[in-house]
C1' cells in the first nucleotide's frame, strides 16, 4: 500500500416528521409507471401506528 472478513457510529428503501420493525449499503444502498416526442397517471409508509400537507365524498 492492496484485498477480504467482522463490529461500531452512520446512511438508504420515487415528496415531510416521530415511534416500532424488516431489508440493504458501507461512496454504496437509492433515483415510480406510460408515451417517438410533447405530455399524462398513482402514492406522503419497505411495512405498521400517529401527526402534518394534499385530494375526494358526506354532515353541520
Nucleotide at each position: 500500500g492492496g484485498c477480504u472478513g467482522c463490529u461500531c457510529a452512520g446512511g438508504c428503501g420515487a415528496u415531510g416528521a416521530g415511534g416500532c420493525u424488516c431489508g440493504c449499503c458501507g461512496c454504496a444502498a437509492u433515483c415510480g409507471u406510460c408515451u417517438u416526442u410533447c405530455g399524462a397517471c398513482u402514492g406522503a409508509u419497505g411495512g405498521c401506528c400517529u401527526c402534518u400537507a394534499c385530494c375526494g365524498a358526506a354532515u353541520u
The RNA shown here (Fluoride riboswitch aptamer (crcB RNA motif)) has 60 nucleotides and comes from an Anaerolineales bacterium. NCBI's taxonomy places the organism under Bacteria, Bacillati, Chloroflexota, Anaerolineae, Anaerolineales.